[in-house]
Molecule: small-subunit ribosomal RNA
Organism: metagenome
RNA sequence: AGAAUUCGUGGAUUCAAGCCGCAAGGUGAGAAUUCGCGGAGGAGAGUGGCGAAAGGGUGAGUAACGCGUGGGCAAUCUACCGCAAAGCCCGGGAUAACCUGGCGAAAGCCGGGCUAAUACCGGAUGUGGUGCUUGAACGAUUGUUGAGGCUACUGAAGGUGGGGAUCUGCGCAAGCAGACCUAUCACUUUGUGAGGAGCCCGCGUCCUAUCAGCUUGUUGGUGAGGUGACGGCUCACCAAGGCUAAGACGGGUAGCUGGUCUGAGAGGAUGGUCAGCCACAUUGGGACUGAGACACUGCCCAGACUCCUACGGGAGGCUGCAGUCGAGGAUCAUUCGCAAUGCGCGAAAGCGUGACGAUGCGACGCUGCGUGGGGGAUGACGGCCUUCGGGUUGUAAACCCCUGUCAUUCGGGAACAAUAACUCCGGCGAGAAUAUCAUCGGAGCUUGAUAGUACCGGAAGAGGAAGCCACGGCUAACUCUGUGCCAGCAGCCGCGGUAAUACAGAGGUGGCGAGCGUUGUUCGGAUUUACUGGGCGUAAAGGGUGCGUAGGUGGCUCUGCGUGUCGAGUGUAAAAUCUCACUGCUUAACGGUGAAACGUCACUCGAAACUGCGGAGCUAGAGUGCAGGAGAGGAAAGCGGAAUUCUUGGUGUAGCGGUGGAAUGCGUUGAUAUCAAGAGGAACACCGGUGGCGAAGGCGGCUUUCUGGAAUGCAACUGACACUGAGGCACGAAAGCUGGGGGAGCAAACAGGAUUAGAUACCCUGGUAGUCCCAGCCUUAAACGGUGUAUACUUGGUGUGGGGAGAUUUGACCCUCUCCGUACCGCAGUUAACACGAUAAGUAUACCGCCUGGGGAGUACGGCCGCAAGGCUAAAACUCAAAGAAAUUGACGGGGGCCCGCACAAGCGGAGGAGCAUGUGGCUUAAUUCGAUGCAACGCGAAUAACCUUACCAGGACUUGACAUGUAGCUGCAAGCCCCGCGAAAGCGGGGAAGCCUUCGAGGGUGCUACACAGGUGCUGCAUGGCUGUCGUCAGUUCGUGCCGUGAGGUGUUGGGUUAAGUCCCGCAACGAACGCAACCCUUGUGCUUAGUUGCCACCACAGGGUUAAACCUGCGAGCGCUCUAAGCAGACUGCCCGUGUAAGCGGGAGGAAGGUGGGGAUGACGUCAAGUCAGUAUGGCCUUUAUGUCCUGGGCUGCACACGUGCUACAAUGGCUGGUACAAUGCGAAGCAAGACCGCAAGGUGGAGCCAAUCGCUAAAAUCAGCCUCAGUUCAGAUUGAAGUCUGCAAUUCGACUUCAUGAAGCCGGAUUCGCUAGUAAUGGCGCAACAGCUACGGCGCCGUGAAUACGUUCCCGGGCCUUGUACACACCGCCCGUCACAUCAUGAAAGCCCUGUGCACUCGAAGUCGCUGUACCAACCUUGACACAAUCGAGGAGGAAGGCGCCUAAGGUGUGUGGGGUGAUUGGGAUGAAGUCGUAACAAGGUA
Repeated sequence: AGAAUUCGUGGAUUCAAGCCGCAAGGUGAGAAUUCGCGGAGGAGAGUGGCGAAAGGGUGAGUAACGCGUGGGCAAUCUACCGCAAAGCCCGGGAUAACCUGGCGAAAGCCGGGCUAAUACCGGAUGUGGUGCUUGAACGAUUGUUGAGGCUACUGAAGGUGGGGAUCUGCGCAAGCAGACCUAUCACUUUGUGAGGAGCCCGCGUCCUAUCAGCUUGUUGGUGAGGUGACGGCUCACCAAGGCUAAGACGGGUAGCUGGUCUGAGAGGAUGGUCAGCCACAUUGGGACUGAGACACUGCCCAGACUCCUACGGGAGGCUGCAGUCGAGGAUCAUUCGCAAUGCGCGAAAGCGUGACGAUGCGACGCUGCGUGGGGGAUGACGGCCUUCGGGUUGUAAACCCCUGUCAUUCGGGAACAAUAACUCCGGCGAGAAUAUCAUCGGAGCUUGAUAGUACCGGAAGAGGAAGCCACGGCUAACUCUGUGCCAGCAGCCGCGGUAAUACAGAGGUGGCGAGCGUUGUUCGGAUUUACUGGGCGUAAAGGGUGCGUAGGUGGCUCUGCGUGUCGAGUGUAAAAUCUCACUGCUUAACGGUGAAACGUCACUCGAAACUGCGGAGCUAGAGUGCAGGAGAGGAAAGCGGAAUUCUUGGUGUAGCGGUGGAAUGCGUUGAUAUCAAGAGGAACACCGGUGGCGAAGGCGGCUUUCUGGAAUGCAACUGACACUGAGGCACGAAAGCUGGGGGAGCAAACAGGAUUAGAUACCCUGGUAGUCCCAGCCUUAAACGGUGUAUACUUGGUGUGGGGAGAUUUGACCCUCUCCGUACCGCAGUUAACACGAUAAGUAUACCGCCUGGGGAGUACGGCCGCAAGGCUAAAACUCAAAGAAAUUGACGGGGGCCCGCACAAGCGGAGGAGCAUGUGGCUUAAUUCGAUGCAACGCGAAUAACCUUACCAGGACUUGACAUGUAGCUGCAAGCCCCGCGAAAGCGGGGAAGCCUUCGAGGGUGCUACACAGGUGCUGCAUGGCUGUCGUCAGUUCGUGCCGUGAGGUGUUGGGUUAAGUCCCGCAACGAACGCAACCCUUGUGCUUAGUUGCCACCACAGGGUUAAACCUGCGAGCGCUCUAAGCAGACUGCCCGUGUAAGCGGGAGGAAGGUGGGGAUGACGUCAAGUCAGUAUGGCCUUUAUGUCCUGGGCUGCACACGUGCUACAAUGGCUGGUACAAUGCGAAGCAAGACCGCAAGGUGGAGCCAAUCGCUAAAAUCAGCCUCAGUUCAGAUUGAAGUCUGCAAUUCGACUUCAUGAAGCCGGAUUCGCUAGUAAUGGCGCAACAGCUACGGCGCCGUGAAUACGUUCCCGGGCCUUGUACACACCGCCCGUCACAUCAUGAAAGCCCUGUGCACUCGAAGUCGCUGUACCAACCUUGACACAAUCGAGGAGGAAGGCGCCUAAGGUGUGUGGGGUGAUUGGGAUGAAGUCGUAACAAGGUA
C1' cells in the first nucleotide's frame, strides 16, 4: 500500500410481500445488481531487512598439513551476541508494485506513465580510526605498547510506545498532524570480549622396488602485483638449484579420528549407528552476492541424460523425509505432531522447521517374561527295543488339589507442561511523570502428537502360546529297521561293497530355547612372521670367496654438556564409549550423576650412573719395525727323465688284439714281439702322509728371477686407527663360446662289432670336437665341514706340521713347558634324534645373508647382464593333505659273516618214453552233483557210485509233509495185514478179514482236518565254533622287576665257546620266570623176579606109529628147565680211564646186550597263510515253503580228438617156465572163518569136523635144489579181442570181479627235466586188515622174509636259524616307483591381431568468467556553466559508471604420438588331475653299470 469478503450510509436501475382502491393506479417492508464515501478484514504479489554458508544426506574423490596430536600467527578476518566510548544533522533524484501498449506456443521479455521507504545518492559533524612524522619502553628478524605533532582521508536511518505545558501547520470548531520531552528497538564510528573461521609448523598415518631416479614456477633471490592474511600464490629479471634407498617419482587401494571386535598382553582386523574434522551435491569449469560460499533444494557456460514444444525455443537435478523403478543374497511408512528440545526471523503474538519428538514394519541385535505349579504307580494305553524274563518312554500322561504372569474382556487412568504472552499485585531502575518502558518476584488464565497409551483394579478359565540342531572321534548324547561303494553324508580324519551307533526313517538320548542350525566375515587358538616370542649341519633356510662404501656396533681413565634416559610440576589429551560407585524406569536392557582411566604430546624445573657429543690422556684391541725359520701360495723363463704313439732301419714269422665268451679291427704290401735312431705332445711314478700352502676356486718333476700371506720370538714406534658390511668392486673348478696356435694319449658326438625280446646303453674296435697354449667372454657346481664373519669364556686325553723356551749334553736326541695350525676320542653342556663337543652344533656379544607346508617353480611375465648357451632377480592361477628329518621294529637284497637239513655232492633205485589202473583239467552232455587248485589240489573228501549210496538230470507223484514237538477239533478202533483195479514204481482208488486197554468218566496209541511249524547236501569258510594242513620237530616266542632311551623301543635273548637244541658253560645291567627243546609216556634191543593155559616139551612116565632094535614121529600125564606170553624191576649216568679244554664239552679207550638223545613212535611253542572245510556235525544272517522240501522209476557221477599227476606190469638170463623142498609176523573169523574128504583143468561146487579162538580155521613168497630156454619182440611182456564159464546180488546192457581156452598190441631201459633214500634203511619178496552182498585194491593202513652201496666235503642249487649292513618296502620285493605316448577335464604362459579403459606430451579449437586494455551506444542524483528575474525545466561540459570490442588464462571437444592396466584370439608351450590304457624298467638292496 492493499484483494476476496463484510458492515454502515447515499445515489441509480430492476423487482416486490403487504396495504389503499371496483378498476386504473398509488404506496410499499424487503430483495438483487451497480456506483460513491466511511469502517472492519488482511489473501496474494512487490520493495526493503535478516536468514538462506546453519540444520539434514552421502563417502565418489583424497596417501594429503586431509585427519590425529601438540604448538605458532610479531602474517589474519569475524554478521548476529555481551561490555565500553562517542554520535545519530540537513537535503536530493529515482524505481518496483500498480495502470497501459506490445512480442512469444510457453518460459518469459520490451516500451510508456504514477509512487514510498531503515532502498539509493549528496553535504555537514571526527569522540575515534587510517596514513605521514618525532621521542620512549619492551621484544623473538620483519615488530608490540604508549606519548606528542601535522595536515590529509573517513559515518549515520529511522521505526514503535507514552506524555503535560508551550509553540507551528491545517480546520469555523471539535480536533488532527508535527515540533519538544521520554522509553525502547534499529543505525554510524571505535575499542574490547566471546564464539567462529583462515594460514603455518613438529611428530604420527596402507601395499608395491617386477616403480630408481624425479623436478623448469621447478629451488632460491630482487622488485612488482594479488589476498582478510604469510608465501612462486602470480608476473618480470637474476642465479642453478631442490627431492631421493630413513624410498623421491610412479602404480594400486582407502575418507581420517574418538572408538568397535578380538586378544593375558603386545598386537591384529575394522571405522555401520553416536560424536569431531574433511570432501562432495547430475559430470566438468567459473565467478557473483555476502561477515561468511566459489553455495545440495542460487547464478553463468560446456557435456551426458530425462521431459515440454506451435520446431523458433525452453525446463530439470531426492547422496533431505517418505515413496517408485532397476540391480541384488539383502534392508522399512508416500504415517502423526511442532506438545517437548533446538534453530531462523520477529519488539512480540507468532510463523517456519520430514532438524526433532513420536508411532508403524522387520526375532536384525540386546533385555525381561510366559507357555503352568504341587501331588500322583496298576509303573495304564500306545510307541520302541528285547536274551521273550523284561526294559524304556516315565511322574511323563490320565486323575486330584492349586495359582493367575502374558494374552482376552470390563472399568479407572498418568508423568512428559516449563514457559512466553495476556490480566492483576509487589519491588527496583530510566524518566519531569502517579504515563510509559526495562528488569525481578508472586497470583490467575491457556497449550499434549504420542494416547484412552503406560499403569491400576475387576472377571473367567490350565484354558490361547515350543521349536531347532546334534548323537563314529574331536564333542555332551545309542539302539532298531531300510539301503548295499547304490542312494547319500562329510568342518578334519573319514563312513557306505548284506549284520552301517557315520546314509534314510523311527524310538530314545544330549544341547540350546522364542529361538535353533547353516553360510559369510574378523580376531583367537597360531610362539604358524616370533617386539613381547622362532629358526638356518641332516627337517625350509649360510650369500661360491674376499676387499670395501653407507649403515649398525665398539677398549681403559678423567672432565664438561645434557641428545637419548629417569623424576617432579603445569597445560592439554572434546563429549559419548570402557571400568568403578551411587542412582531413575517394578527388574534388566537402557538412562542419569560422580569418580577413575587414557599420549612414544608440549612447556618448566631437576638428576648425571649408562648411551651420545666435545676436550685431555692410556696401551691390553689393531697396526708398524727388527730377527731367524717352514711351505705343491702366485707369475714368468729355462731345463729334465720315464712312458704312450708315430716315423725310419735291423732281426723275425703267423698271428696279434680283445672278451664272461666272441666278433668288428690290425697282419704275408711282414703285424704283434724285439733292437737302434728320430719326431712330437701331454702329464710329472717313487718321496706322498686325515702332511703343507692359499680367502675360496685350487696348488705336486727340477732350476732361476719377481711377488703375496701366515706363524714364532723381541717389545722399539703409533695410540682405538677396531668388528661387521646393504649396494659396489675383484677373484671364481669343470663344461661351453669367439679368434689364433697346437694335437701324443684320452675321448662327448658318430661308425662298426657284440649282448639282448629290443639295446639309440653297460662290454669291445675305431674316432671328431674338446682336453694343451695365447687373448677375450661365460659366472655356474653336492662352489660341502651341506656348519657366515669377528671377539671372549668353559674339565681332559692321544697323534701330527711349524716356531720358541727350559733342563741336560762335548754336541745332539729323548724329556718338560709354551704359541700357531691340523686330526681322532671324550667331561660338562647342547641337540627331535643322529651327533657336536676349545677347530662347538656349548655359554655370550656385534653385524650381514637367508627360511616360513608339498607340487606348480627356481618356472612365466617384466627388468638387468651375455656373442650365444644361458645367468641374476622372481610370482600367480590351479592342485594335494600331506611332503620331509632322525631314529625303531620287522621284512627284503642278483649285501656280508657263521651254522644246519638226503639241500647239494658221493651212491642205490625210480618218475618223465610203453600198455593198463586211478585222480584232475579240458571237451561233451538232459545230467556228466559238489568240494579240494604252487610247495601245502590231482589212488584228495571217497576204509568201495550196478539199484541204494546220490547231493545231479528226465519223467511220474505228495503237500503239516519222509522226520520232531505242541494246541484245537473230528472220526473210527485201529495202524498194519490180505485181495482187486490203474501204473514203471511211488502213489491213487475200491473191497475184505482180524482187531489194544479200561476203574466205562476217560486215557494211551493211531488216522484225518486246521494252526504253530517241520524240511533244505540252498548261499555266505570273507560272519563263526570245532577240526585240519603248512612253515616245522625248525629252535625259537615271550613275561615280571630292574636298568637305558623324550619316545617307538632296547637290554635280558647280544658276545666268546659248545650242542641235535635259547643244550650247557663263561662273560655281561641285568636278575628271575613261562611256552617250546630235553626228560617223563608207548614200542623195540639185554637180564632178573612173578605167573604157567589154550603156550612149551629139556627131563620123567604112559599110549600109538615106526624100526630087527633104536633114533625118530604123534598124542597124553606130570612139569614150568627152555622158548613164549604179560606184569613188575634192573640197566646207560660221559658214571670210569687217557688226552685236551678255565668250564661246558670234545676225541679215544675199557667194561657192557646196548655209549654218548641206543633205534622207532606219540608229542607240533608265539604265530603266518581272511590257507581248507557251512557237503561230517554245530551255528549267526539271508533265501525257499503245493517247493530250492519229500517219494519213485530210469539215466548220470564210468561219457572221450586231448593234457597232467600218482601208481601197477614190463621191456628180460641176477631172468622165464616146469618140478621138488624150507622158514614168518601182524592180524581176522558167527548173516563168520571153515579143515579132512569128493567133483571140476580152473574159478568154484557138494558137504560140513572144529572154532565166539595163545585151543579150531584163514595162510606165505622170494630164497634153495634139479631140469629146459640161449638173447630173439623170444618159452620176454602181457594189453586188446573172441568163445565158454564161476560167484555175489531183486537185477551185472549202460556198469562187477574171477576162471579156462584162444588172440597175442605197445614196449628192447626211456629227451629236457625230476623224485625217494644214510641201516635192518634203500631195494626186493610175499602176508594180513578195514570198508564191503560183490567188486574196480595195481589204492590205503600194517606185518614179517632176504638185504646193500655211499657221504671227500659245504664252492654251488633249494629251504631254514643267528648276527650284521643298506632301504624311498610295512596288504612288507608277487613291494615301491619313473618318463614318453594315447584319451578326458581344469587353470595358466606365448601368439598375427582385435576391443575396452586409465594416463603423459605436442598441436589445434576455445564456452562462461575474473583480471587488464579499450570503449562514446548509453546514464536521473554530484560539480561547473549557459538559457530564464527566481523556482521548476532544458542544454553543454566534467567526475563517475557502463553495453560492446580486444588480450591473457582456461573446461569440454578434436588431431597426432607415447605409455600403464584389463579382456579376447586361429595356433602353440609346458603344468595339474583322472578307472585295472600302451611302451619300457630310470630310482629305492651293490636295484642288478653305486